[in-house]
RNA sequence: CCGCCUGUAGCCUAACGGUGAAGGCAGUCGCCCGAUAAGCGACCGAUGGGAGUUCGAUUCUCUCCAGGCGGA
Numbered sequence: 001c002c003g004c005c006u007g008u009a010g011c012c013u014a015a016c017g018g019u020g021a022a023g024g025c026a027g028u029c030g031c032c033c034g035a036u037a038a039g040c041g042a043c044c045g046a047u048g049g050g051a052g053u054u055c056g057a058u059u060c061u062c063u064c065c066a067g068g069c070g071g072a
Base pairs, nucleotide, nucleotide: 001071002070003069004068005067006066007065010025011024012023013022018055027043028042029041030040031039048064049063050062051061052060
C1' cells in the first nucleotide's frame, strides 16, 4: 500500500428491515439463613462516529475510527 473479517452494557452472547434491543456473568437492593455461600425476586446499564437508502436501520450502502487476518 491492497484485500477480507469484526465492532451491541464492565465481560460474553442473541435479535427474517418492524412488539418496549433479549439472555448469562458481574454490580446494587431485598427475601431466605444463627451467619456466609448457594438459591429466589427486583433494579441498573448497550447498538464505535458521521452521512445515505427506506414509512421504518442493530440489520442494507458509503466514509471515517478501532481491532484482527491475509497478500505484496
Predicted 3D model of a 72-nucleotide RNA (transfer RNA) from a Deltaproteobacteria bacterium. It matches the Rfam family "tRNA". Rfam classes the family as a transfer RNA. The sequence is in RNAcentral, with records from ENA.